[in-house]
RNA sequence: GGACACAUAGCUCAGCGGGAGAGCACACCCUUCACACGGGUGGGGUCGCAGGUUCAAUCCCUGCUGUGUCCACCA
Numbered sequence: 001g002g003a004c005a006c007a008u009a010g011c012u013c014a015g016c017g018g019g020a021g022a023g024c025a026c027a028c029c030c031u032u033c034a035c036a037c038g039g040g041u042g043g044g045g046u047c048g049c050a051g052g053u054u055c056a057a058u059c060c061c062u063g064c065u066g067u068g069u070c071c072a073c074c075a
Stems, first nucleotide, its partner, number of pairs: 001071007010024004018055001026042005048064005
């Protein structure tokens, strides 16, 4: 330098045009003499950034940034 994949809650991830969600973690409640386990409720998100298409974008297109894998080049 080229190709491909990924970027969504604190962490691991799902979702892939019209409600932003799950598990773990966190707070509170129930349960217990107490803790743990278990059950319930709740808080937490510019969906990497910018632009475009669309009535409508996490989702489609373009560019950029970052990460990973492979290939090539130099030494």
This is a predicted structure of a 75-nucleotide RNA (transfer RNA) from an Alphaproteobacteria bacterium. The coordinates come from a structure-prediction model, not an experiment, and the mean pLDDT is 83. Its Rfam family is "tRNA". Rfam's curators write: Transfer RNA (tRNA) molecules are approximately 80 nucleotides in length.